Predicted 3D model of an 82-nucleotide RNA (transfer RNA) from a Betaproteobacteria bacterium.

[in-house]
RNA sequence: GCCCGGGUGGUGAAACUGGUAGACACAAGAGACUUAAAAUCUCUCGCCGCAAGGUGUACGGGUUCGAGCCCCGUCCUGGGCA
Numbered sequence: 001g002c003c004c005g006g007g008u009g010g011u012g013a014a015a016c017u018g019g020u021a022g023a024c025a026c027a028a029g030a031g032a033c034u035u036a037a038a039a040u041c042u043c044u045c046g047c048c049g050c051a052a053g054g055u056g057u058a059c060g061g062g063u064u065c066g067a068g069c070c071c072c073g074u075c076c077u078g079g080g081c082a
Stems, first nucleotide, its partner, number of pairs: 001081007010026003019065001028044005046055003058074005
């Protein structure tokens, strides 16, 4: 330099071929239970905001009524070839 794959919460990992983003699990927080704890059960858990609401899939654009998904460029990362 060329070719192929990957990048989604604190972590892992889904989203069925463009139609509610974050299911599920772990971690964390609060509560219940307990003399106390562990276990178990319930709720919460991206960011901004008092709220209403807005925003968010590596980053920047584009297509589309609608993009994590399609197209272009860039960055990071794994593999292959030279």

The coordinates come from a structure-prediction model, not an experiment, and the mean pLDDT is 81. Its Rfam family is "tRNA". NCBI's taxonomy places the organism under Bacteria, Pseudomonadati, Pseudomonadota, Betaproteobacteria.